RNA sequence: GAUCCGUUGGUCGAGUGGCUAAGACGCCUCCCUGUCACGGAGGAAACCAGGGGUUCGAGUCCCCUACGGAUCG
Numbered sequence: 001g002a003u004c005c006g007u008u009g010g011u012c013g014a015g016u017g018g019c020u021a022a023g024a025c026g027c028c029u030c031c032c033u034g035u036c037a038c039g040g041a042g043g044a045a046a047c048c049a050g051g052g053g054u055u056c057g058a059g060u061c062c063c064c065u066a067c068g069g070a071u072c073g
Stems, first nucleotide, its partner, number of pairs: 001072007010025003018056001027043005049065005
């Protein structure tokens, strides 16, 4: 340098163009208990790496850039 893959809450991670984005772990509150743990109920937290485009509508499709990875040169 070329090609391909990836980037989504604090962490992991799902998400066929109709989505004001699942789930687990963690965190907070309440209940349970003499206390802790376990268990139960609830809650906060991502506008989806950045920008542009297509579309009635984009996390999802296209282009560029950044970062990480793989292969090739």
Predicted 3D model of a 73-nucleotide RNA (transfer RNA) from a Chloroflexia bacterium. It matches the Rfam family "tRNA". Its family is annotated with triplet codon-amino acid adaptor activity in the Gene Ontology. Its mean pLDDT, the model's own confidence on a scale to 100, is 81. The organism belongs to Chloroflexia, within Bacteria.